Predicted 3D model of a 250-nucleotide part of an RNA (large-subunit ribosomal RNA, domain VI) from a Parcubacteria group bacterium.
NCBI's taxonomy places the organism under Bacteria, Bacteria candidate phyla.
It was read from a public genome assembly.

[in-house]
Context: one part of a larger RNA
RNA sequence: CGUAGAAUUUUGAAGGGAUUCGUCUCUAGUACGAGAGGACCGAGAUGGAUAAACCUCUAGUGUACCAGUUGUCUUACCAAAGGCAUAGCUGGGUAGCUACGUUUAGUGCGGAUAAGCGCUGAAAGCAUAUAAGCGCGAAGCCGUCCCUAAGAUUAGAAUUCGUUAUAGGCUCCUGGGAGACUACCAGGUUGAUAGGCCCUAUGUGUAAUGACAGUAAUGUCUUUAGCAGAGGGGUACUAAUAAGCCAAAG
Numbered sequence: 001c002g003u004a005g006a007a008u009u010u011u012g013a014a015g016g017g018a019u020u021c022g023u024c025u026c027u028a029g030u031a032c033g034a035g036a037g038g039a040c041c042g043a044g045a046u047g048g049a050u051a052a053a054c055c056u057c058u059a060g061u062g063u064a065c066c067a068g069u070u071g072u073c074u075u076a077c078c079a080a081a082g083g084c085a086u087a088g089c090u091g092g093g094u095a096g097c098u099a100c101g102u103u104u105a106g107u108g109c110g111g112a113u114a115a116g117c118g119c120u121g122a123a124a125g126c127a128u129a130u131a132a133g134c135g136c137g138a139a140g141c142c143g144u145c146c147c148u149a150a151g152a153u154u155a156g157a158a159u160u161c162g163u164u165a166u167a168g169g170c171u172c173c174u175g176g177g178a179g180a181c182u183a184c185c186a187g188g189u190u191g192a193u194a195g196g197c198c199c200u201a202u203g204u205g206u207a208a209u210g211a212c213a214g215u216a217a218u219g220u221c222u223u224u225a226g227c228a229g230a231g232g233g234g235u236a237c238u239a240a241u242a243a244g245c246c247a248a249a250g
Stems, first nucleotide, its partner, number of pairs: 001151001005161006014148004020048007032037001050105005058099004065092005070085006108144004116136004168246004172188005193239003196235005202228003210221004
């Protein structure tokens, strides 16, 4: 820009993906075979590799969430804290992101065939799967499965709304299950969208002060304390104000 104004839900021309490989058990020590050995067909179980989704479990990360701790400087000093030293080092760790974790997938069926195997059958009184005609037959081909998909200019369909400032959309703003930007999605006071605040899951592991015991280092009690980023629930305190723009007869 087009699809003759919009919103929601869709059809599927076409394109892409996947469609994988074992082992064991039963059938059955059966058929077969002198024996040694040892099946087809069919049924079940369990793995490898691959792919997708997810974070309940396990595990990793988690650059400042908690604790411990070394050196040094500072807050006058003690105590308590803060800065720097790779995140100073060490032990843990929520959300998120992950795999080493969890779940799921390939099945099966149909159609047309290859090699191959056939039926009927002449040319050529026979024979011949072929010349006319008709079948069977692969992990392969085409479908069935999953994803994209009406710029499929053949621009499709259904439902609802809407015609002169209405339907609807956008700018702008608060944000994230989204994200390079854009887009997408959740919201914009008729509001829980983000922040703050309250409660809580969860993490760390028992703060400071005070008291007691000990000469002291230190220990015990107060104290499953104190502190805390992302999770969950609530609450309009703060910010989403106000306003503007586009919008159908060539």